[in-house]
Formats: sequence, structure tokens, C1' cells
RNA sequence: AUGAACGUACGGGGAGAGAACGUGGAAGCGUCGCCGAAGGAGCAAGUAACGGAAGUUAUGAAUCUCUCAGGCAAAAAGACUCGUACGGGACG
Repeated sequence: AUGAACGUACGGGGAGAGAACGUGGAAGCGUCGCCGAAGGAGCAAGUAACGGAAGUUAUGAAUCUCUCAGGCAAAAAGACUCGUACGGGACG
């Protein structure tokens, strides 16, 4: 500074899937089914190292994959997104 990315707070929008069954006074415990959009885990190209090569190892994203965690009436939560305020200080 006509102030980027990013961060914090508040407010708006915001999907999916069991008000499952058994047991118990309740807390809970057990069983089966299911969901992906808190969090977590996995990896393609690429890159790096090694190797004559084939290849091996490391690194490596997502709303993809998994379903550990979480969730499956409403409420709450909710990735992501919009607005406002504050912080921030990239390009120029």
C1' cells in the first nucleotide's frame, strides 16, 4: 500500500448412514447392519538416491481409497464455503 497466501474470533449456508436388536432399574455391556465431510491412515505422476538394465528405496495430493477414531431422529458436531472484524505482510 486498491494488501496475496495463511491464521484467529463471531455470524450465514452445509451431505451421508439404525430413534436397530438383545440385556439391564440405570450407567453400561453384547450383537448385527450401515455412513464419510472432524481427526487419522494409504498412494499416482513427479522428484531424489542406488543400479549396466530390470528394478529397489525414500519422498509424494485429494471431497479418491480405508473406516482406526467419529457418526447413523432432532439438537449438537461437521470438510468445504460466504460475510464481518482482527492479525499477517507476498507480488508490485
Overview:
A computed fold for a 92-nucleotide RNA from Planococcus salinus, annotated as Glycine riboswitch aptamer. NCBI's taxonomy places the organism under Bacteria, Bacillati, Bacilli, Caryophanaceae, Planococcus. Its mean pLDDT, the model's own confidence on a scale to 100, is 83.